[in-house]
Context: one part of a larger RNA
Molecule: small-subunit ribosomal RNA, central domain
Organism: Planctomycetota bacterium
């Protein structure tokens, strides 16, 4: 390097935008660079191969021809790929008119429910467990009722349901703002796909600065349990969980399935359009276009299983994988305040 792989056996980058680069609709023309055919020149020798000869025979030597897949020089063909050109309109995009939505983002704002301060009623217990106990409680707990206050989180609706590129996003209102979907021959004229670096974005814990703290709750103390109990179970409780800004940059960042395209039996359902049927119509019925599942046919698959949302058939481009451990580790580099991230081996051993 050639192959073979990538749901679950080693392997899809955590998710996007987008830059080199590869790829790259449908028609005319025109070059003729790749590409095809002749053609010149050149590809030392000896090796190899073929033929013929010399050593009685072979190794081995001689002659000859092929070979040297390459480079090049002129002729000449144009389908396919490139170059130039000039047109199209289904990829792609704009525009008009609609339409659902926890998409983001600030600011306001509700109400349960916990705590909490005060006042009232109570008058001995409460709590909490498998049984206790620590622990509150006559300085009046638990319970009830008023009132005031604080933080976080938003029950029913809510779904087999929706949004987003992923992480994710759920009380209300209002302003800003993304992005998708349908209908409309109304525009540009391929303007695309993919994408090494790169740039953004990224749950949860953590880290820094200032602030906040109900309620939970690492650490920590204290009761129990046990042979012990650095746990599980009980009563306390800080860092955190919350907010602003700024860091980290992982994750069972998962469908363990990269991203776009084209092709191939259906049936059932939600959601969100748009069209047509029925005198009319919100019921119903057909039909169509995205979105989300369920069963399944071919076929795939080692098999579960997949099966138009493929893991089927095929094309473009990334990325990754090549026994186990050592090891996702030491070293270097590089990024972090740090914690650590990112790249990323070898001995040596099975």
């Nucleotide at each position: 390097c050639u192959g073979g792989g990538u749901u679950u056996a080693a392997a899809g980058g955590g998710u996007g935008c987008g830059u080199a680069g590869g790829u790259g609709g449908c028609g005319c023309g025109u070059u003729a660079a790749g590409u095809c055919a002749g053609u010149u020149g050149u590809g030392a020798a000896a090796u190899c191969c073929c033929c013929g000869g010399g050593c009685u025979c072979a190794a081995c030597c001689c002659g000859g021809g092929a070979a040297u897949u390459g480079c090049u020089u002129c002729u000449g063909a144009u389908a396919c790929u490139g170059g130039c050109g000039u047109g199209c309109u289904u990829g792609a995009g704009g525009c008009c008119g609609g339409u659902a939505u926890a998409g983001g983002u600030u600011a306001c704002u509700g109400g349960a429910a916990c705590g909490g301060a005060c006042g009232g009623u109570g008058g001995a217990g409460c709590g909490g467990u498998g049984a206790a106990a620590u622990g509150c409680g006559u300085a009046g707990a638990u319970a009830u009722c008023g009132u005031c206050u604080g933080g976080a989180a938003c029950g029913c609706c809510a779904g087999u349901g929706g949004u987003g590129a992923a992480g994710a996003c759920g009380g209300g209102u209002a302003a800003c703002u993304g992005g998708g979907c349908c209908g409309g021959u109304u525009c540009u004229g391929a303007c695309a796909c993919u994408g090494a670096g790169g740039c953004a974005c990224g749950a949860a814990a953590g880290c820094g600065u200032g602030g906040g703290u109900a309620g939970c709750g690492a650490a920590c103390g204290g009761g129990a349990u046990u042979a012990g109990a650095u746990a599980c179970c009980c009563c306390g409780g800080u860092a955190g969980u919350c907010c602003a800004c700024g860091c980290c940059c992982u994750a069972a960042a998962c469908g363990a399935u990269g991203c776009a395209g084209a092709c191939u039996a259906g049936a059932c359902u939600g959601c969100a359009g748009c069209g047509g049927g029925u005198c009319u119509g919100a019921c119903c019925c057909c039909g169509u276009u995205g979105c989300g599942g369920u069963c399944g046919u071919a076929g795939a698959g080692a098999a579960a299983u997949u099966g138009a949302c493929a893991a089927g058939u095929c094309u473009g481009c990334c990325a990754c994988c090549u026994g186990g451990g050592a090891a996702g580790u030491a070293c270097g580099g590089u990024c972090g305040c740090a914690a650590g991230g990112c790249u990323a081996a070898a001995a040596c051993u099975c």